[in-house]
Description:
This is a predicted complex of two RNAs, RNase P RNA and transfer RNA, with 446 nucleotides together. Its mean pLDDT, the model's own confidence on a scale to 100, is 79. It holds a member of the Rfam family "Bacterial RNase P class A". Gene Ontology terms of the family: tRNA processing, ribonuclease P activity and dimeric ribonuclease P complex. The family's RNA type in Rfam is ribozyme. Rfam describes the family as follows. Ribonuclease P (RNase P) is a ubiquitous endoribonuclease, found in archaea, bacteria and eukarya as well as chloroplasts and mitochondria. Its best characterised activity is the generation of mature 5'-ends of tRNAs by cleaving the 5'-leader elements of precursor-tRNAs.
RNA sequence: GCGGGCAAUGCGGCCGCCCGGUCUUUCGGGGCCGGGAGGAAAGUCCGAACUCCACAGGGCACGGUGGUGGGUAACGCCCACCGGCCGCAAGGCCAGGGAAAGUGCCACAGAAAUCAAACCGCCGAUGGGCCGUACGGCCACAGGCAAGGGUGAAACGGUGCGGUAAGAGCGCACCGCCCGCGUGGUGACACGCGGGGCACGGCAAACCCCACCGGGAGCAAGGCCAAAUAGGGGACUGUUGGCGUGGCCCGCGCAAGAUGAGUCCCGGGUUGGCCGCUUGAGCCGUCCGGCAACGGACGCGCCCAGAUAAAUGGCCGCGACCCGCCGGAGCCUCGGCGAUGGCGGGGACAGGAUUCGGCUUACCGCCCGC
RNA sequence: GGGCCGUUAGCUCAAUUGGCAGAGCAAGGGACUCUUAAUCCCUAGGUUGGAGGUUCGAUUCCUCCACGGCUCACCA
Numbered sequence: 001g002c003g004g005g006c007a008a009u010g011c012g013g014c015c016g017c018c019c020g021g022u023c024u025u026u027c028g029g030g031g032c033c034g035g036g037a038g039g040a041a042a043g044u045c046c047g048a049a050c051u052c053c054a055c056a057g058g059g060c061a062c063g064g065u066g067g068u069g070g071g072u073a074a075c076g077c078c079c080a081c082c083g084g085c086c087g088c089a090a091g092g093c094c095a096g097g098g099a100a101a102g103u104g105c106c107a108c109a110g111a112a113a114u115c116a117a118a119c120c121g122c123c124g125a126u127g128g129g130c131c132g133u134a135c136g137g138c139c140a141c142a143g144g145c146a147a148g149g150g151u152g153a154a155a156c157g158g159u160g161c162g163g164u165a166a167g168a169g170c171g172c173a174c175c176g177c178c179c180g181c182g183u184g185g186u187g188a189c190a191c192g193c194g195g196g197g198c199a200c201g202g203c204a205a206a207c208c209c210c211a212c213c214g215g216g217a218g219c220a221a222g223g224c225c226a227a228a229u230a231g232g233g234g235a236c237u238g239u240u241g242g243c244g245u246g247g248c249c250c251g252c253g254c255a256a257g258a259u260g261a262g263u264c265c266c267g268g269g270u271u272g273g274c275c276g277c278u279u280g281a282g283c284c285g286u287c288c289g290g291c292a293a294c295g296g297a298c299g300c301g302c303c304c305a306g307a308u309a310a311a312u313g314g315c316c317g318c319g320a321c322c323c324g325c326c327g328g329a330g331c332c333u334c335g336g337c338g339a340u341g342g343c344g345g346g347g348a349c350a351g352g353a354u355u356c357g358g359c360u361u362a363c364c365g366c367c368c369g370c
Numbered sequence: 371g372g373g374c375c376g377u378u379a380g381c382u383c384a385a386u387u388g389g390c391a392g393a394g395c396a397a398g399g400g401a402c403u404c405u406u407a408a409u410c411c412c413u414a415g416g417u418u419g420g421a422g423g424u425u426c427g428a429u430u431c432c433u434c435c436a437c438g439g440c441u442c443a444c445c446a
Base pairs, nucleotide, nucleotide: 001370002369003368004367005366006365009319010318011317012316013315014314015313017036018035019034020033021032022031023030024029038349042360043359045358046357047356048355049354050218051217052216053215057250058249059248060247062214063213064212065211066210067081068080069079070078071077082096083094084093085092086091097209098208102207103206104203105202106201119149120148121145122144123143126142127141128139129138130137131136157175158174159173160172161171162170176198177196178195179194180193181192182191183190184189222275223274224273225272232266233265234264235263236262237261242254243253244252271446282302283301284299285298286297287296288295289294321346322345323344324343325342326341330337331336371445372444373440374439375438376437377436380395381394382393383392389426397413398412399411400410401409419435420434421433422432423431
């Protein structure tokens, strides 16, 4: 430096708090027994259970996920593997489908940002001009080039050799890319062979396309009892309307009475109690299967907060742990290291509110492996 | 408890297909005036709440935090 695991101070006394059981009571209470926060209870970021909306049905819209195979009730989580990137390494990270379906964007700079183009530069073989008897030389007008420079985050495959007037996949070798076939693997993919000089820049955490998933709301869900319901306003009343339905449409469902009625909304009033509520994808141990995540069997194993404005607190003593000071037994490479002991100090992050599985964030100490 | 929203200069707010962060008021200086106010001119002031990611490039897109607001007038 990297990865993983464990624990979250122990015991005792006194005074208190909440819940349950039991006994007692003069119904106010009292006694005894048992239990009483976390690894994150947190953020509310995902996934579910549960409850209601008739079932949660079809389409559009919207949102999410995105290598492959498995695990799981499910997941955006976990495990294993594949590919890419980073690191000397141990290891870590990846929103990791599609850019030759389409649209859009790529500021500034630059000649040029995907369709081709040339600022500096190179050449000027060929045609042209000038010199020259000629070989040839000069110019850089026509024209050729994209190797080098320069711009940029990114410049139309890379390196080398040949080739050429100069150059260029123009030709060749290797690497890369594309296409086809074969072999191995469940698969992502890997390897090999053959063909093609290459046609295809980046961005999808831009629109979009593809595949898969998602109906909405949340325990203040929802049900029951009690209390309250004075005086009002509005919409509709059998369907071409209202409400459920909280994105829209279809579909489905609900109200059968005649205006002093019915359903719903606004507004007003009431704001107490019970259920939901804690035994559950539960915890512990052993064995078995699996690389692992995880699963299965067994025990006749264990029961571990359920309060409703909210209980787990305070004081004291004795121990462990860490730190500082004193003290020095001893050790020693003579500069230091330091046991028993004494005194003082410290202990983080943080707290349930329907319940689970994850992720993320906060934080103290110890151990193991590399 | 659950649910929703916001954060840009001292204050109130802008900023769209991602491309140099701006306006009004306030502040400082100057002009005008005997002086002040008003008016006019000039100037400074920004870790876009913090950290990380995608991208050449982030106020903008994504993730995780922090702070604040809605407080029976978001809810039974």